A computed fold for a 73-nucleotide RNA from a Dehalococcoidia bacterium, annotated as transfer RNA. The sequence was found in a public genome assembly. Its Rfam family is "tRNA". Rfam links the family to the GO term triplet codon-amino acid adaptor activity.
RNA sequence: GCCCCCGUAGCUCAGUGGACAGAGCAGCGGACUUCUAAUCCGCCGGUCGGAGGUUCGAAUCCUUCCGGGGGCG
Numbered sequence: 001g002c003c004c005c006c007g008u009a010g011c012u013c014a015g016u017g018g019a020c021a022g023a024g025c026a027g028c029g030g031a032c033u034u035c036u037a038a039u040c041c042g043c044c045g046g047u048c049g050g051a052g053g054u055u056c057g058a059a060u061c062c063u064u065c066c067g068g069g070g071g072c073g
């Protein structure tokens, strides 16, 4: 330098055009328990990496930039 993959909640990820963006873990509160753990219930938490574009509508499609990983030279 060229090519490919990834970037979504504190962490690990799902969601590949449709109306409020989700799960598990973590955190907080409660139930249970002599207490703790486990279990159960609830809550909290994200302008979907940035900027443009397409569309009635974008996390999703296109362009570009940034960051991470890999391959080739």
Stems, first nucleotide, its partner, number of pairs: 001072007010025004018056001027043005049065005
About this RNA:
Taxonomically the source falls in Dehalococcoidia (Bacteria, Bacillati, Chloroflexota).